[in-house]
This record gives sequence, structure tokens and C1' cells, in this order.
RNA sequence: GAUUAACAAAGGCAAACUACCAUCGAAAGAGUAGGGCGCAAAGCCAUGGGUCUAAAGCGGUUUUAAUAGCACACCAUUAUUUGCCGCUAUGAUUGCCAGGUUGCGGUA
Repeated sequence: GAUUAACAAAGGCAAACUACCAUCGAAAGAGUAGGGCGCAAAGCCAUGGGUCUAAAGCGGUUUUAAUAGCACACCAUUAUUUGCCGCUAUGAUUGCCAGGUUGCGGUA
């Protein structure tokens, strides 16, 4: 100096939950304070994979949703809007896994 990894010391972070939201966001989620599940990187980075959300976009669907047109005794049909369903990150998650990078300590 490097690798692995005990004990100890100095410290660090902060899950669920609660409150504030006159904060951001369509949402997922992020923020501040309390809290203390736990963590040797539970420091930082959205690079790869996974997971979450679906604003915008695309597709589908009913008339016991509406409007308009054609038709017109009724029915049927077309278009638009609304509702619902599906697909989809460019959004989120680093305390999901990996990777990159920085750091405390040092018995054998």
C1' cells in the first nucleotide's frame, strides 16, 4: 500500500406512522418537522434491469350518456363530446437488484 473482515471508538443516515401543506406534481412520488424499523455506504449518480404512475398520445367500447347529420312511422347508421377499458415513459423509485464514484475505522 492492497484485499478480506472481527471488536471497539467517534459519529452518520432515517422505515412505518403522525402533523404541515396558503409547497411541487395529472398521478406515482418528492418536501419540512416529529419518530426510530433498520442500515458499513440506507453517501451521491437514473447507467443496465425490475417495480410504480399514465398527463400527453394511440386503440377499443355502451346509448338505461349527450349533441348533430343522413334517414325518417318506428328501427337502423355516421360523426363529435363525455364516461369506462387497454397499450405506452419522456415521469418516479438509489431503503428493489446490479454497476460507477466518494468516504469513517483497522484486530488477524

The RNA shown here (c-di-GMP-I riboswitch aptamer) has 108 nucleotides and comes from Peptococcaceae bacterium BICA1-7. The coordinates come from a structure-prediction model, not an experiment, and the mean pLDDT is 77. The sequence was found by an Rfam model in a public genome assembly.